[in-house]
Context: one part of a larger RNA
Molecule: small-subunit ribosomal RNA, 5' domain
Organism: uncultured Verrucomicrobiota bacterium
RNA sequence: AGCGAACGCUGGCGGCGUAGUUUAGACAUGCAAGUCGAGCGAUAAACCCCUUCGGGGGCGAAAAGCGGCGAACGGGUGCGUAACACGUAAACAACUUGCCUCUUAGUUUGGAAUAGCCCGCCGAAAGGUGGAUUAAUGCCGGAUGUGAUUUUCCCCCGCAUGGGGUUGAUAUUAAAGCUUGUAAUGGCGCUAGGAGAGAGGUUUGCGGCCUAUCAGCUUGUUGGCGGGGUAAAGGCCCACCAAGGCGAAGACGGGUAGCUGGUCUGAGAGGAUGAUCAGCCACACUGGAACUGAGACACGGUCCAGACACCUACGGGUGGCAGCAGUUUCGAAUUAUUCACAAUGGACGAAAGUCUGAUGGUGUAACGCCGCGUGGAGGACGAAGGUCUUCGGAUUGUAAACUCCUGUCAUUGGGGAACAAAUGUUCGGUUCGUAGCCGAAUUUGAGCUAACCCAAGAAGGAAGCAGUGGCUAACUCUGUGCCAGCAGCCGCGGUAAUACAGAGACUGCAAGCGUUGCUC
Numbered sequence: 001a002g003c004g005a006a007c008g009c010u011g012g013c014g015g016c017g018u019a020g021u022u023u024a025g026a027c028a029u030g031c032a033a034g035u036c037g038a039g040c041g042a043u044a045a046a047c048c049c050c051u052u053c054g055g056g057g058g059c060g061a062a063a064a065g066c067g068g069c070g071a072a073c074g075g076g077u078g079c080g081u082a083a084c085a086c087g088u089a090a091a092c093a094a095c096u097u098g099c100c101u102c103u104u105a106g107u108u109u110g111g112a113a114u115a116g117c118c119c120g121c122c123g124a125a126a127g128g129u130g131g132a133u134u135a136a137u138g139c140c141g142g143a144u145g146u147g148a149u150u151u152u153c154c155c156c157c158g159c160a161u162g163g164g165g166u167u168g169a170u171a172u173u174a175a176a177g178c179u180u181g182u183a184a185u186g187g188c189g190c191u192a193g194g195a196g197a198g199a200g201g202u203u204u205g206c207g208g209c210c211u212a213u214c215a216g217c218u219u220g221u222u223g224g225c226g227g228g229g230u231a232a233a234g235g236c237c238c239a240c241c242a243a244g245g246c247g248a249a250g251a252c253g254g255g256u257a258g259c260u261g262g263u264c265u266g267a268g269a270g271g272a273u274g275a276u277c278a279g280c281c282a283c284a285c286u287g288g289a290a291c292u293g294a295g296a297c298a299c300g301g302u303c304c305a306g307a308c309a310c311c312u313a314c315g316g317g318u319g320g321c322a323g324c325a326g327u328u329u330c331g332a333a334u335u336a337u338u339c340a341c342a343a344u345g346g347a348c349g350a351a352a353g354u355c356u357g358a359u360g361g362u363g364u365a366a367c368g369c370c371g372c373g374u375g376g377a378g379g380a381c382g383a384a385g386g387u388c389u390u391c392g393g394a395u396u397g398u399a400a401a402c403u404c405c406u407g408u409c410a411u412u413g414g415g416g417a418a419c420a421a422a423u424g425u426u427c428g429g430u431u432c433g434u435a436g437c438c439g440a441a442u443u444u445g446a447g448c449u450a451a452c453c454c455a456a457g458a459a460g461g462a463a464g465c466a467g468u469g470g471c472u473a474a475c476u477c478u479g480u481g482c483c484a485g486c487a488g489c490c491g492c493g494g495u496a497a498u499a500c501a502g503a504g505a506c507u508g509c510a511a512g513c514g515u516u517g518c519u520c
Base pairs, nucleotide, nucleotide: 001519002518003517005516006515007514008513009512012372013371014370015369016368017367018365019364020330025328026327027326029325030324031323034069035068036067039066040065047058048057049056050055076283077282078281086207087206088205089204090203091202092201095200096199097198100196101195102194103193104192105191106190107189108142109141110140111139118131119130120129121128122127147173148172149171150169151168154165155164156163157162177188178187179186209255210254211253216246217245218244221243222242223241224240226238227237228236258280259279260278261277262273263272264271265270285306286305287304288303289302308319309318310317311316336362338361339360340359344358345356346355347354348353375405376404377403378402385396386395387394388393409461411456412455413454414453415452419447424442425441426440427439428438429437430436464509465508466507467506468505469490470489471488475504476503477502478501479500485492486491
């Protein structure tokens, strides 16, 4: 000098930040991931129409179902990890990529099911099962093939395997529709390609902890041939062959630890550290595994095993806060079971919009930094009181009282922004156009009236903490008598203690001041 601090005493206001460092212990409750009816069928009530009065048709919200996209983002934590995990610089002629942008070509013809619904059955429940029936941008065939894949010739290039382009041929391989509109060569999609952007995967050089009271380690080990597997090179895996590979420039083992930008300190070099914010990684009760998908081996998905907890009709089931609040345990110690999607951002949707504990706000805590205030000027009879005293006085001290002012903050009353611009709606222009684009008006605020301004009254509501032997700024009296006690070091205390305790005075800092812990 610093801190995510804690403790003691004290405590007026505001701005901006920060807040489970210990138990990756256990969790009641609520919420944190949905959305689309412009993909699909079906549908209660209400309403309308028809009716042979049985019913039928239209419109039709919510919930449910099929289907699509999202759920791999966002949010949390730091267990593990000494490793290509991270940082930095490169490589991929060994790779992938949904949505987005640009571009080329197409979007043809059929079929069988199934959930839901209806009718049964089993079960305490969770749930399961049988029959009948139905749709699609769900699923499966046929056609076409701009193309792509395979293959042939030629050209160019290179970094070994090879890369790019062109020509011919054979085989394989696509698709789905919706649309408020009068109308589509429109819009949104779908299929096959090419290019891009952004994202990811893999590999390599170098760099960053302790330990030799760890000296030898290794058999898929090191390399090769062939295969499997992957988006992709590779002992990644497998069969065979060879006997290699690493190591005092520290292998192997053990301990500790997420890494970085940064942060703290320091003149620097360094040392320490990795809270908040940002990038990357790892994890999601513990261990293992795959499925779906462009992307996961998936926090609020699935399966298996285990521990724990809960429900049970004892047959069987259910759960996972290291999301936001909150509870409990632990601990010196760390906040509300709050408001809103108005803004920013995200998911879905053509849009309106819905969802969003991301985020924006408010609340708690002097936990930190910064700012402001607790009054200003005058005022000597140097009042009273306190303390000391050589009893003369000195000091507290212009301090108070008193006089004149001011009104920051707080209080009360009133006014009062910005964050709002888009979207949507209406109108106008362009236009064939109710598409798209442009312009105008209008609409939308959780916070919230807190900022800011005006007025009112009134010095009123607002100062403490530590120290005073030396280091180290600041001294006297009383009490105590090696006792009680103090203490960071030296050391004080045994009858005049500036060192203990109290008082007065003084010194330092100040809404804080000290102590403890840790770092330089």